Predicted 3D model of a 361-nucleotide RNA (Bacterial RNase P class A) from Microbacterium sp. The RNAcentral record of the sequence draws on ENA.
[in-house]
């Protein structure tokens, strides 16, 4: 210089106006037990959306339910070792597989427990098979999986003994698989050594088996305060209803359900300081964790975070020999009980590791 890989980060900036939202701190109004307290189309003041606030896909906190026991039954996961509240997630490392590398990929547990499939082609697709070829035979028939075709896949390769013709039948390598052992390694595994001709096809994101986790519902959960109303009718229930809890076992113990008809659609709290977020030191390879300083960054309820102008900065088009003017445009999105993650969407832009070429020194 190219050309590739991987990782972080930003996602308009400043200035002015004119509005919305919460909170504070005044005004005005009403109330009052004089502490206050409410309410506003009113001033002033800080704060006011994201890297994904999204999907809602996992995993957690919280709250509520027989203070939730036991089995079915469903469902996640799924090499090994750590992280972490927890996980399907993030780190290291193994095994396999692509690549000359840096690096990606693998939904990484059993296929000698059974069960089920495996298209087209092909004679034959899973206790193997004889189409063409050999070989024996006069034929009918019989041998052989060596060599041919066919497939994604045809029951190891070479070479040689053998034989009618072949075959691991059997010998000697080499390849794979299993039992021992030994060596290293926390382990997953690796490497060696010996034996045993054992060569056993794929699927387990098919059913299925093994291990391990999960109670259920979810901020419209859930508490509290005010305030209205008017019953009636049927069906079930202490021979256990409702619930837990899909089902059974157990718990629990008085309502539960449907229709008519009557009210009321209001306040508070849960609500945001937290598995918070910077910065410094330490331990770890690393994920991360410890320790210490700082620091407050929306919480509304039909749901606010806008719009306008000027300037810079980006890009694109036009004019200009230039300096530069003109005009357009700047993405995906957008809280809603809160937090760890995964996936996706995204206009334009910074940074840095690493590999490979290649060219100079």
């Nucleotide at each position: 210089u190219g050309g590739g890989u991987c990782g972080g980060c930003c996602g308009g900036g400043c200035g002015g106006u004119c509005g919305c939202g919460u909170c504070g701190c005044g005004a005005a109004c009403g109330g009052u037990u004089c502490g206050c307290c409410g309410u506003u189309a009113c001033g002033c003041g800080c704060c006011g959306a994201g890297g994904a606030a999204c999907g809602u896909c996992c995993g957690g906190g919280c709250u509520u339910c027989a203070c939730a026991g036991g089995g079915c039954a469903g469902g996640g996961c799924g090499g090994u070792g750590g992280g972490u509240a927890a996980c399907a997630c993030c780190c290291a490392c193994c095994c396999g597989g692509a690549g000359c590398a840096a690096u990606c990929c693998g939904c990484g547990a059993g296929a000698c427990a059974g069960u089920g499939c495996c298209a087209c082609a092909g004679a034959g697709a899973a206790c193997a098979g004889a189409c063409c070829g050999c070989c024996c035979g006069c034929a009918a028939g019989g041998g052989u999986a060596a060599g041919g075709g066919u497939g994604a896949a045809a029951c190891g390769g070479u070479g040689g003994u053998g034989u009618a013709a072949g075959a691991g039948a059997c010998c000697a390598c080499c390849a794979g698989g299993g039992g021992u052992c030994g060596u290293g390694g926390c382990g997953a595994c690796a490497c060696g050594a010996u034996c045993c001709g054992c060569u056993c096809g794929g699927u387990a994101a098919a059913c299925c088996u093994c291990g391990u986790c999960c109670g259920a519902a979810g901020c419209a959960a859930g508490a509290c305060c005010a305030g209205a109303c008017a019953g009636g009718g049927g069906a079930u229930g202490a021979u256990g209803a409702c619930g837990c809890u899909g089902c059974c076992c157990g718990c629990c113990g008085a309502g539960u359900c449907c229709c008519c008809g009557g009210g009321u659609a209001g306040g508070u709290u849960g609500c945001u300081g937290g598995a918070g977020c910077g910065g410094c030191g330490c331990g770890g390879u690393a994920a991360c964790g410890c320790g210490u300083c700082g620091c407050c960054g929306a919480g509304a309820g039909a749901g606010a975070u806008g719009g306008c102008c000027g300037u810079c900065a980006c890009g694109c088009a036009c004019c200009g020999c230039g300096a530069g003017g003109u005009g357009c445009g700047c993405a995906c999105a957008g809280a809603a009980c809160c937090c760890g993650g995964c996936g996706u969407a995204c206009a334009g832009g910074c940074c840095g590791g690493c590999c490979c070429a290649u060219u100079c020194g």
It is recorded under the gene name rnpB. It matches the Rfam family "Bacterial RNase P class A". About the family: Ribonuclease P (RNase P) is a ubiquitous endoribonuclease, found in archaea, bacteria and eukarya as well as chloroplasts and mitochondria. Lineage of the source: Bacteria > Bacillati > Micrococcales > Microbacteriaceae > Microbacterium.